[in-house]
Context: one part of a larger RNA
RNA sequence: GAAUGAACGCUGGCGGCAUGGAUUAGGCAUGCAAGUCGAACGUUAGUCUUGUUUUCGGACGAGACAAAAGUGGCGAAAGGGUGAGUAACACGUGAGUAACCUGCCCCCGAGGUUGGGAUAGCCCCGGGAAACCGGGAUUAAUACCGGAUGUGACCGAUUGGCUGCAUGGCCUUUCGGUCAAAGAUUCAUCGCUUGGGGAUGGGCUCGCGGCCGAUUAGCUUGUUGGUGGGGUAAUAGCCCACCAAGGCUAUGACCGGUAGCUGGUCUGAGAGGAUGGUCAGCCACACUGGGACUGAGACACUGCCCAGACUCCUACGGGAGGCUGCAGUCGAGAAUCAUCCGCAAUGGGCGAAAGCCUGACGGUGCGAUGCCGCGUGAGGGAUGACGGCCUUCGGGUUGUAAACCUCUGUCAGGAGGGACGAAGAAUGUGACGGUACCUCCAGAGGAAGCCACGGCUAACUACGUGCCAGCAGCCGCGGUAAUACGUAGGUGGCGAGCGUUAUUC
Numbered sequence: 001g002a003a004u005g006a007a008c009g010c011u012g013g014c015g016g017c018a019u020g021g022a023u024u025a026g027g028c029a030u031g032c033a034a035g036u037c038g039a040a041c042g043u044u045a046g047u048c049u050u051g052u053u054u055u056c057g058g059a060c061g062a063g064a065c066a067a068a069a070g071u072g073g074c075g076a077a078a079g080g081g082u083g084a085g086u087a088a089c090a091c092g093u094g095a096g097u098a099a100c101c102u103g104c105c106c107c108c109g110a111g112g113u114u115g116g117g118a119u120a121g122c123c124c125c126g127g128g129a130a131a132c133c134g135g136g137a138u139u140a141a142u143a144c145c146g147g148a149u150g151u152g153a154c155c156g157a158u159u160g161g162c163u164g165c166a167u168g169g170c171c172u173u174u175c176g177g178u179c180a181a182a183g184a185u186u187c188a189u190c191g192c193u194u195g196g197g198g199a200u201g202g203g204c205u206c207g208c209g210g211c212c213g214a215u216u217a218g219c220u221u222g223u224u225g226g227u228g229g230g231g232u233a234a235u236a237g238c239c240c241a242c243c244a245a246g247g248c249u250a251u252g253a254c255c256g257g258u259a260g261c262u263g264g265u266c267u268g269a270g271a272g273g274a275u276g277g278u279c280a281g282c283c284a285c286a287c288u289g290g291g292a293c294u295g296a297g298a299c300a301c302u303g304c305c306c307a308g309a310c311u312c313c314u315a316c317g318g319g320a321g322g323c324u325g326c327a328g329u330c331g332a333g334a335a336u337c338a339u340c341c342g343c344a345a346u347g348g349g350c351g352a353a354a355g356c357c358u359g360a361c362g363g364u365g366c367g368a369u370g371c372c373g374c375g376u377g378a379g380g381g382a383u384g385a386c387g388g389c390c391u392u393c394g395g396g397u398u399g400u401a402a403a404c405c406u407c408u409g410u411c412a413g414g415a416g417g418g419a420c421g422a423a424g425a426a427u428g429u430g431a432c433g434g435u436a437c438c439u440c441c442a443g444a445g446g447a448a449g450c451c452a453c454g455g456c457u458a459a460c461u462a463c464g465u466g467c468c469a470g471c472a473g474c475c476g477c478g479g480u481a482a483u484a485c486g487u488a489g490g491u492g493g494c495g496a497g498c499g500u501u502a503u504u505c
Stems, first nucleotide, its partner, number of pairs: 001505004006501005013374006019367002026330003030327003035074003040071002043068001044066001046065008081285003091209007100202002105198007113147004123136005152179006160171004183190002211257003218248003223245008260282004264275004287308005310321004338364001340363003346360001347358004377407004387398004411446001413441005421432001449494005454475003460489005470477002
């Protein structure tokens, strides 16, 4: 000098764009953050229309709209947060997969047949303080389970061909075995089963790359390899039995410390050094530890089970919870915001659609936290006023500065109009927002500070103080004439900021 997610002191007019829990991955009151589908299904409160009947109270039906819970489907594995752990194929980059999977989406082929028994809900009964649970009766499905068919797929055996770096791969003949399906409708369609291909996303393996310590020198027994098996979508000591005795290491094993990685960011002429906040990609985590279930996908932030710590409810028998989502609260801290508005846009989930949900997102608010822009007036004005300060008492300086005159109208203020963002050809749809912007009105009015002035380093005098009080980045100032302390005048620098502290180059 440049820089920062900064903080502190003094000061503070406006706007735009960014940005804001870096510390206790400490504890959390409250609200919201994942639902949706009646065009899968059986019920059905309520409202309306209507039929039969009536003792005029009502009872029994039919239809439409439609709340609610339930079965079922899809979603809930995304989006959002954090950086604890991790020195690792976690990440980056480049390969491999002849060792693999892939819901929804796209293309193509084939099929969609026949039966059955339940169960939630509703009703009845019971237990419990509650959370919730048990029994009985009854009911539906695109829920569940049989049979059929088998283009085909898979498994085993088999014929022939082509081919690869290898375990091998691809095509083909025949035989045996196993395996499908679901309907809905407003009649346009949508869905279902099986197979092939694609796309997308992922799993696994490998080469190379990126921290410190040798005051860590030896480490290892599922350890290293083999055979056989289990297991997985898939390779593999991933797991198991048996066998062998291997494997790693001074090119740093093992141990210890530290740390999410990257694109990037800061600095620097560069080489390099430092760093990884916001944004983007990947990874890991979700009170702590462990486990599996469901599913195309999880070992699952607002799912389940177990253990633990903590908090809460309790009728003491037993239960409930997890903000490292958005706000907010306490604590600790130098320190980090609203318990705001809206689904109008973009995107996501569900739905045929209308639409519903969406603290993603779009916005507004708060903070000079940063960057950028603008303003706090312009021109004239000397008898060089008053006042202040200095003085050699003559004057000098503040200083065209002020007053005064003539103007201007940015910003802020008032009034009127008033968007784009909305897709459009039409009806409807804007949180922001009566905002931006445009026109008019008034009036210099409402808007300047901070630091420094011995040298480095731009800027000097007076008074006070008297090695005191104090200053200080380094050198150093202060003990009676201090340009270095304090105050005042003046001056210099920057300016809605200025200085200090911390950190990096």